Predicted 3D model of a 486-nucleotide part of an RNA (small-subunit ribosomal RNA, 3' major domain) from an uncultured bacterium. The coordinates come from a structure-prediction model, not an experiment, and the mean pLDDT is 85. RNAcentral holds the full RNA, with entries from ENA and SILVA.
[in-house]
Context: one part of a larger RNA
Formats: sequence, structure tokens, C1' cells
RNA sequence: UGACGGGGGCCCGCACAAGCGGUGGAGCAUGUGGUUUAAUUCGAAGCAACGCGAAGAACCUUACCUGGGCUUGACAUCUACGGGAACGGCUUGUGAAAGCAGGUCGGUCCUUCGGGAUCCGUAGACAGGUGCUGCAUGGCUGUCGUCAGCUCGUGUCGUGAGAUGUUGGGUUAAGUCCCGCAACGAGCGCAACCCUUGCCGACUGUUGCCAGCGAGGCCGAAAGGCUGUCGGGGACUCUGUCGGGACUGCCGGUGACAAACCGGAGGAAGGUGGGGACGACGUCAAGUCAUCAUGGUCCUUACGUCCAGGGCUACACACGUGCUACAAUGGCCGGGACAAAGUGUCGCAAACCCGUGAGGGGGAGCCAAUCGCAAAAACCCGGUCUAAGUUCGGAUUGCAGUCUGUAACUCGACUGCAUGAAGUUGGAAUCGCUAGUAAUCGUGGAUCAGCUACGCCACGGUGAAUUCGUUCCCGGGCCUUGCACA
Repeated sequence: UGACGGGGGCCCGCACAAGCGGUGGAGCAUGUGGUUUAAUUCGAAGCAACGCGAAGAACCUUACCUGGGCUUGACAUCUACGGGAACGGCUUGUGAAAGCAGGUCGGUCCUUCGGGAUCCGUAGACAGGUGCUGCAUGGCUGUCGUCAGCUCGUGUCGUGAGAUGUUGGGUUAAGUCCCGCAACGAGCGCAACCCUUGCCGACUGUUGCCAGCGAGGCCGAAAGGCUGUCGGGGACUCUGUCGGGACUGCCGGUGACAAACCGGAGGAAGGUGGGGACGACGUCAAGUCAUCAUGGUCCUUACGUCCAGGGCUACACACGUGCUACAAUGGCCGGGACAAAGUGUCGCAAACCCGUGAGGGGGAGCCAAUCGCAAAAACCCGGUCUAAGUUCGGAUUGCAGUCUGUAACUCGACUGCAUGAAGUUGGAAUCGCUAGUAAUCGUGGAUCAGCUACGCCACGGUGAAUUCGUUCCCGGGCCUUGCACA
């Protein structure tokens, strides 16, 4: 000087407390351990591994296993020699395919006429390796932590390691700001500048909008109502560009006359308005040699490479993360209403017809503010069930089907009929959340032929409870003290 203390002081954080909902019990999904296996490829390991790499394992992927092949090789550059030899189509035998052995047809460019380009074969340099080392590395990432810290120059003090500044008094979300001070300044961080959302204005006017005017269509006896369909309109919503707006600016109080804090006004918004992006010096020899790159090392008729089948989907069990439930604030049936954000030409697909349905036929329209996916669901109204393992719950199983794909046996999703298991709110323990949040309800997208998505990422609808407080648990910041540690 640090680190540490079941030392002290001060202060934060869904850290506790106050609340709401879960997990731990059940079934299923998914990841992991273990076990099994010819193989169940590899990595990730407290927080910070375990719905993680994987935003798509039937083949492919694929790295694993078994079997069948190849050895200048599936891929790159070059050299030598040889060749009826660009390249492509069709086809025979064998085979699981790869391949091996053939057949046949079409058929190239440059040329100094030697040849060359290109291709094939042979030989050789070399290729190749998801083999090892993340404790040789780059790059990227997690984490403490969006915590408020980490340092430097000059000066001063100390023999020196070092100290000072950065401590102190206040204050803040903040080393934020003010005051004081042997310090005076500065840098990386904080904040701001960026994106988005909330209010207003101007401009914009199609594919968006429709207040007022006219026309058409539909309903109605009429009165009238509905419909942006058309003429038209720019009012309104909206689209998307520019600007305004919030700064403790104003008032009162407290305070040290400061910084600031408390209350109030005005305002769409008030004290960082909400959310995001942004992650200091460093820590964990943290993670990744399997994204990629790369030193070293190892393999070279194999640890390379091609193919078929299998495996990664096994199953006594254990754990993590989720989904669905155990019902009446509910289940079922009928009717009615209201989103946002996306996405679509190898595509999205309307109307209409067939089918109980998955779906099939059909193909209008749309490269999309135009057309489609598209039905939002919870919700509201009416009916029914009446406390039961049930009209709760849907696992499991049987049969019959649909779709994708060369192919659904291992191992896909979905539909119909039948079957109806466990489960009556979950021990010890443990997790999330402070507001448009939790809870709850649906919607879309990436990957993708299809899908094991209940995952992930995004979108909106409905919409709470509680916070006395900082004694305690956990993590962190500053000062101080002890120390047998460095």
C1' cells in the first nucleotide's frame, strides 16, 4: 500500500421487510448428470454450466458408430511425362450407394501450326484434419457492475516503500455539485450529445383518412339508418420530415449568503419524464483452438476423404428451466366487440365448391399504407353444468386419416372417433417483480421442405397489491481500526 475480520461509523441495491404471483408435489416438454450402448459426437460447471453454443439432429446437417470404397486425394497452387482428351446429354452391367467396367450422341477457343488454354491419367512437391494445447495466442464474450470508481502531470511532504490531490463539512442516481483544505490542474469513467415513446406546430396527401357537399349500393312502409364504393375534400386520424417544448426556469420555505432539498404554480410532461443503445482501470491463467484466425505439437493408403445404414431421440434414476392442470373469478354451447407489430413472388393466397376436421380443389388480387396471412384472445350478452375425480383435467393407448418430403420403422407435425391416467394447490427450501410493472390474454417473426417451439426475440389487450423502515440475510461503495496474510 492492499486484501481480510462472526471490528466500528456512514450510505446504496426487489438485499431484507410490506405485498402479489410462482418453483419445490402431478403429467408432459426441454437441457444436464448418471447409467446403458457398436456409437449414444463435442463443448459449457457456483453466482456468471444445465429451453446454454443449437434462430430448426428423419436423410443432409454430423463432427460419433458399423460396414463398403479412395490414396496427389472432396478442395488450392505448381512441375514433368503421356493422352482418341473443352464440356454436356442419354444409356448398359454390377452394387445398398459411393464407385468400378463400358456404350452412344452432340461438340470449344487462341495459334507463329511447334504448341497453348481447359480437362483426364501417371509421378512428385503438397493438400487435408470439428486431432491436442483457451495454461502459448489474436479476435469476440460473460462477470463484479451502469457499481462510482480508476489514474496522470507538476508541486509539496516522507531516508524510502509511498502519501497528498481522491481526505473533511454538506449534497447527489453519480469522484454530481458547493464550501473548506499544500495543493493546482488534467485524463478514462458519471452526465450530456444518439435512437424510441409521451404534448404542440408547420409542411406532406397516396395505396392512408371521411367532418361537411353530391352520386351509387344495402336495410326500412315511412322517418331515417348503414356503407369511403365513386365524384370530391385536407377538416380529423395517420404517414414521415423539420421545428418547438423541461432548464430547478418561476414562487414560498429550509440551508452556510452555497450546492442542494421540500412544497406549490403553470404545463401533455417536473426535477435523469419513461424505455433503449452505451460497460472506466481492472478481476476471475473465467469462456471459446468446434465461428474465424493463429504459434507449437501430432496423423499422412489415415486422426484425411466419399458412401449406405445406424446414433446424437437410449432409460432403473437424480437435478435445472418451462408448459398444462388440479376447476364455478370456472368448463362447454350460441351470438356480439375492440389491437399493435410484423411478414409474403422458390411466396402470401381471397371469394366460391368438397370434407365433421386436419386438409383438398380453385385461383381473383398482391413485389404490397392498395391484396393476402388475419380468426385477435382474454372481454360483453344469453343458455347450460351444481361441487363430483365431475361436462374439471388432459397424459396414455387403439383405429382411421391429412400434409411436408426421394423417404416419416428407428424418429415429424396435425385431424377425427374411441380411451380417459396422475392431479383436490404441493415438505424442508427457494425464485421473480416497485407501474402501464407483476399477473393474465392472445398476435407476429427469425431459423425453416416439414417439425418435436410449451423455447427464443418482438407486439399489443386487460391491469393490480405493497414499501413502517434499515435491526437482521446477500452483494456493493466511502472513511476508520486491528492484523500472526501478500